Context: one part of a larger RNA
RNA sequence: GGCGCAUGGUGGAUGCCUUGGGUCUGAGAGGCGAUGAAGGACGUGGUAAGCUGCGAUAAGCUGCGGAAAGCUGCACACAAGCGUUAUAUCCGCAGAUCUCCGAAUGGGACAACCUAGCAUACUGAAGGUAUGUUACCCGCCGCAAGGCGGGAGCCAACCUCCUGAACUGAAACAUCUAAGUAGGGAGAGGAAAAGAAAAUAAUAAUGAUUCCCCGAGUAGUGGCGAGCGAAAAGGGAAGAGCCUAAACUUGUUCCGCGUGCGGAACAGGGGUUGUAGGGCUGCAUUUAGAAGUUGUUAUCAAGUUGAAUUUUCUGGAAAGUUAAGCCAAAGAGGGUGACAGCCCCGUAAGCACAAAUUAACAACAACGAGCAGUACCCUGAGUACCGCGGGACCGGAGAAAUCCUGCGUGAAUCUGCCAGCACCAUCUGGUAAGGCUAAAUACUCCUCAGACACCGAUAGUGAACCAGUACCGUAAGGGAAAGGUGAAAAGCACCCCGAACAGGGGAGUGAAAUAGUACCUGAAACCGUGCGCUUACAAGCGGUCGGAGUCGCGCCUCGGCGCGAUGACGGCGUGCCUUUUGCAUAAUGAACCUACGAGUUGCUCCUCACUGGCAAGGUUAAGUUCUUAUUUAACGGAGCCGUAGCGAAAGCGAGUCCAAAUAGGGCGAUUAGUCAGUGGGGGCAGACGCGAAACUUUGUGAUCUAUCCAUGGGCAGGUUGAAAGUGAAGUAACAUUCACUGGAGGACCGAACCCGUUAACGUUGAAAAGUUCUGGGAUGACCUGUGGAUAGGGGUGAAAGGCCAAUCAAACUGAGAGAUAGCUCGUUCUCCCCGAAAUGUUUUUAGGAACAGCCUCGGAUUUUGACGUAUGAUAGAGGUAGAGCUACUGAUUGGGCUAGGGGGCUUCACCGCCUACCAAACCCUGACAAACUCCGAAUGCUAUCAUAUAUCUCCGGGAGUGAGGCUGCGGGCGCUAAGGUCCGUGGCCGAGAGGGAAAUAACCCAGAUUAGCAACUAAGGUCCCUAAUACAUAGUUAAGUUGAUCAAACGAGGUGAGACUUCUAUAACAGCCAGGAUGUUUGCUUGGAAGCAGCAAUUCAUUUAAAGAGUGCGUAACAGCUCACUGGUCGAGAGGUCUUGCACGGAAAAUAAUCGGGCAUCAAACUAUGAACCGAAGUUCUAAACUCAAGCUUAAUUGCGCGAGUGGUAGGGGAGCAUUGAAACAACAUUGAAGCUGUUGGGCGACCAAUGGUGGAGUGGUUUCAAAAGAAAAUGUAGGUAUAAGUAACGAUAAUUAAAGUGAAAAACUUUAACGCCGAAAGUCUAAGGGUUCCUGAUCAACGUUAAUCGGAUCAGGGUUAGUCUGGUCCUUAGGAAAACCCGAAAGGGGCAUCUGAUGGAAAAAAGGUUAAUAUUCCUUUACCUGCUAUAUACUAAAAGUGACGGAGAAUGCUAGCGGCAUAGGUCAACGGAAGUACCGAGCCGAGCCUUCGGGCAAAGCGCAGCUGUAAAAGUUCUUCCAAGAAAAGCGAGUAUAGCAGCCAGUACCGCAAACCGACACAGGUAGACGGGAUGAGUAUUCUAAGGCGCUC
Repeated sequence: GGCGCAUGGUGGAUGCCUUGGGUCUGAGAGGCGAUGAAGGACGUGGUAAGCUGCGAUAAGCUGCGGAAAGCUGCACACAAGCGUUAUAUCCGCAGAUCUCCGAAUGGGACAACCUAGCAUACUGAAGGUAUGUUACCCGCCGCAAGGCGGGAGCCAACCUCCUGAACUGAAACAUCUAAGUAGGGAGAGGAAAAGAAAAUAAUAAUGAUUCCCCGAGUAGUGGCGAGCGAAAAGGGAAGAGCCUAAACUUGUUCCGCGUGCGGAACAGGGGUUGUAGGGCUGCAUUUAGAAGUUGUUAUCAAGUUGAAUUUUCUGGAAAGUUAAGCCAAAGAGGGUGACAGCCCCGUAAGCACAAAUUAACAACAACGAGCAGUACCCUGAGUACCGCGGGACCGGAGAAAUCCUGCGUGAAUCUGCCAGCACCAUCUGGUAAGGCUAAAUACUCCUCAGACACCGAUAGUGAACCAGUACCGUAAGGGAAAGGUGAAAAGCACCCCGAACAGGGGAGUGAAAUAGUACCUGAAACCGUGCGCUUACAAGCGGUCGGAGUCGCGCCUCGGCGCGAUGACGGCGUGCCUUUUGCAUAAUGAACCUACGAGUUGCUCCUCACUGGCAAGGUUAAGUUCUUAUUUAACGGAGCCGUAGCGAAAGCGAGUCCAAAUAGGGCGAUUAGUCAGUGGGGGCAGACGCGAAACUUUGUGAUCUAUCCAUGGGCAGGUUGAAAGUGAAGUAACAUUCACUGGAGGACCGAACCCGUUAACGUUGAAAAGUUCUGGGAUGACCUGUGGAUAGGGGUGAAAGGCCAAUCAAACUGAGAGAUAGCUCGUUCUCCCCGAAAUGUUUUUAGGAACAGCCUCGGAUUUUGACGUAUGAUAGAGGUAGAGCUACUGAUUGGGCUAGGGGGCUUCACCGCCUACCAAACCCUGACAAACUCCGAAUGCUAUCAUAUAUCUCCGGGAGUGAGGCUGCGGGCGCUAAGGUCCGUGGCCGAGAGGGAAAUAACCCAGAUUAGCAACUAAGGUCCCUAAUACAUAGUUAAGUUGAUCAAACGAGGUGAGACUUCUAUAACAGCCAGGAUGUUUGCUUGGAAGCAGCAAUUCAUUUAAAGAGUGCGUAACAGCUCACUGGUCGAGAGGUCUUGCACGGAAAAUAAUCGGGCAUCAAACUAUGAACCGAAGUUCUAAACUCAAGCUUAAUUGCGCGAGUGGUAGGGGAGCAUUGAAACAACAUUGAAGCUGUUGGGCGACCAAUGGUGGAGUGGUUUCAAAAGAAAAUGUAGGUAUAAGUAACGAUAAUUAAAGUGAAAAACUUUAACGCCGAAAGUCUAAGGGUUCCUGAUCAACGUUAAUCGGAUCAGGGUUAGUCUGGUCCUUAGGAAAACCCGAAAGGGGCAUCUGAUGGAAAAAAGGUUAAUAUUCCUUUACCUGCUAUAUACUAAAAGUGACGGAGAAUGCUAGCGGCAUAGGUCAACGGAAGUACCGAGCCGAGCCUUCGGGCAAAGCGCAGCUGUAAAAGUUCUUCCAAGAAAAGCGAGUAUAGCAGCCAGUACCGCAAACCGACACAGGUAGACGGGAUGAGUAUUCUAAGGCGCUC
């Protein structure tokens, strides 16, 4: 270290619980607000931070009512009180008070603040305070002043109107769709809108509107695509009708003239419709009801009465159990120490009751009707209609009616006009151009009562808890986590350890403390401890099978047996998922655990199956009624489907259509449907889950950055020396030259400042862009502060597609929205049966889809062997393989023959001749073809028959597949290349395990239901690894060839076999001994050539046993050595050619040499033959499960059963398990439920049961039902925990050291001493920003990158003092707001006056002292400003003017200040004076001592004069230049004296930083002022003073 057991920690799953949610029902209510809302800010308590309540009358005040013995909210403590029989607290109703903001309303503003006018009061004025009032718009009245009334804003959905997208769908897209949706805007109400026919219809009628059912997915419309889609009629809910304009007439006022007429306005009467009505003329006279007032009844608050129980046992506790009772108009529910009708609250049923409300009823008042006549009058005008352009309707411009309207034109007048789907006629219906109108309908922010087959803390609202909170963002906006002690705090007195108020151990409480406030149960990951076995020569998915030894337990007949833990050693064995032809793959995904996490729901849509009801019929929908009220039941027959079809239709009809037809053909007829439930599939909806980039729309952003506007600020020092000027020279005059002055410049060098060139570092940084060295600009097109402007197809851009808040080829936020995704990923329990495809056609199609093919389930046909398959027989069609070509077409070798042609020869020419030239045809010979065939199989195909077998076919429901791969054979392309590609035809893999090939999808063998320590075989094997023969016989190989992996041409006395042939006892072949001669050095050639450079030969002849005019070596040439040939010796085989087996060379590759290894040589190699054995999940045997099935049987697929079958991905079908809840029945539980954790048993399995421990209150069983119904994977979501790892790091390398103190503990704290660092800063002041960080005391859990006694940490207390400083009460800039006014569908945009708005203008204070912490603020002293009052006095006052402004340069002078010297100071400062040029006059320093650490005392020394350096950038003045350089208030516009008055806000602290902006105590960023000394031109550089630090390991 591993495994096991036990026991802990961590963690917070599971179980149980519920205060909170979700969805509904029935009632109510449907608004609040200038009488100040919604929503807030700030206050308010004895102590009071939060929530709640309340408002300066402040957890409350008053009245009435109720209830009451206790009370002072959440909130359990202390203190101080109130009350107890009705004036406590509490509850209901009605009042009072009600700060400030907010429509916000006197004015203003950065919401909760500032600041006015008028009136009144407090005082004598000023100043201050209190109360009231003062916004705008509209209407009415009014001459006006003014008076009265209304509006404004908020609020969930519903409603009307105006405006109005896009994604998307159409597999693209433009008409179309999405959709008049989302969004924006305006407005109203409890509902809104609509509404009393210029209607609908059709020869009949209905009689306003709205809503439901149906009609109907019909009529229609539509790139006639996708889609869109009525109406009437019928059945219901509800039910309601009216008022005006005009004619006519009365009155008032005004106008006109023609003087009694006309017109206009206002107010009355009258009048209101289509069988026309009214006016007018004549006659005649009162019923319904929606508004109002009054009354009666009922209704509504807090509340009240309200039945009935006790024992036994267990227990901490009884409501459980046991026994016996009781109540019930009450057995709903909740609580009480476990489960309660009778313990408590309640419940059923009653009772009481104020105002307001609502309903019903009654009364009162107002309004409101008829008949006849028809001469005349009236009956809604820029209207109807029409033209053009749009829109709405089912209707997309169409033949297009109807409705609305922008532009234009423009009627009629009841003998009129409109409509009835172009238009016309007839007919019918109606009466436009004015208005009002309940109910039935829609919705629920809210109140009360209730319900639930909804959830139970990762669920249910985002929110069970102090949640729209914490936190993030500039903003719009986004947006969490977090429940449980116990019955009761009985919340651990006391003791001990410890530095300890940390933590722990005892004791005690309690039923329980392993219930101890990190608290019920307490799983897993993860981290420990103890014990048993095991592990240090051994390599891999870590298991499985076998198994030694050790340890423990039980039984025992002591022989042993059984069980458990461990596991030496051996055999076999490359995870899971996804995606793929194919994955151990080095292709994807997962660190681990727990919880959550994906085919659902709706639809009078379609279709199929099953079950059930009724059946030529079936069935209700909306609605109504009853009721215990979301239900059920009964009514309800509108409507739908079916019962008849055919045809384009008229139409006809068991037929009909075509047709001349009685022909023929097509479609029909000879019957079963319909309704409901359940299930499969489809459609429409987000439709299995997660996932875009994008599009559109409303808003939010210029604190970053870009540009611009306004107003302020900044730039050490040094250098150069333009124009111009002056002088001189010079010129006729200019010009020109020189010198000096001068001080220009997008000039030069170089700090601050701005930028970012190169390099290094950094890269999980110090930093989401920096550091260091170096570098560019640095008076300019410069840099910068404050306030503003420009906004998303827009801005801005010296232009890089740059920048617009760490985001830019179109920002960010919310919404449409669950956009869409032919794409990727993921998709959760078990068993059983069957089981594919990767092909064809088409496709803006190729990784998608449709149809077909192949799979599955059900049904049918039929018991015949049909129409399946196999074999055999018979009969056929065919043109492949092969073959052939004198059989065609085409191609073709050699030869012959021979037209034709070329060449040569000959000739005067012709005729001719030759030809190893080219060559048709023909002959011989050879040989070729996918697009040649005189021929021509096998196989396959068709038909018939026979035999065997059991499928085939049709109809219907459900699919998946349409990427294939390798291998054999036949081919195309390619190189007869490819693990290539494309076809055909088989096999296998895919979706197939097992054995063999070492390993190895496809090759060989063989198809796995389960179990077996049985048997036989296949491929392949049998020396060892490793099961089985070192088997037998006969050969071969010598190369480790080979033994299971490629190889050639070619080479070779390797070796075996065969055939043929030559020599050989008359002696072969080989070896050894010997010879190998002579003519002659053959001739020629040659310098030489003598056998042997070369050439030529009658390569001759002689001697011989034999010997070439020479086989090779050799020489200059000879020589020499050899060979051929011969003899001897020896004594039997020798040589050659061809064929063939096995070997050899040829032979170079990449992780590692090797046949898999060791190794093997008459074999363990190879060849041949033979025998035996091994060998698989094959076959057999034994046992078992399941499926199918003939048959028998049963009430039943109940049982038996010869037999057959059971590999399986996509996929189809069947049967079950588990979880959560409901109903019914019957049960369990404190003598211990669920959950958790072990053990044992059962089931093929999902799972189930029993039992030990823990736990402490609920839970199973059976049947049926309903689902948020099963996880290992989605770079899944949330939480927890590992690993890396005790590893990297601890944030500027300016640096520490010692002593003492404190303390549990000191590198870091305090003090002292030393050392070091900064010093144009790392010092001091101040603006912004922050907001208590400031000071003191206490503390150290967390925070601080370590420790901490310390702290910017935690707790408590304290601290900020102004007429003069800053801001307001003053002013104006850019800009903003905005009466008037202009524009615009609305929202809104612009905008004069005016207001607002600093970064600018504008009255006034200094020095010293003082606190732990404030000071120009307090104190001391000395000043000043403004206003008022009083007194005195001057002047009229309207304006001009002033305020009032640029850059650069130079100069003058003063002085503050600072510094130095010196033994020194003061006159300082404000203030005042002046433009000057000083005055006064006494201390300073300080050893040492003391100390409360702040300081005090004080010797020696020096002194009686001031000197000196620098010297302004502020002010003033001047010069110069061109780019020509705010506005307004104020001032102008009194003086003197005395007195009085002087408001509001800020003021602590940090402020180049540990307090601001950067997520941090972050090497970054951050405007302005002062900024000493030495060096130096200098604010450079180096060192240093004051002062501050040593950077928190």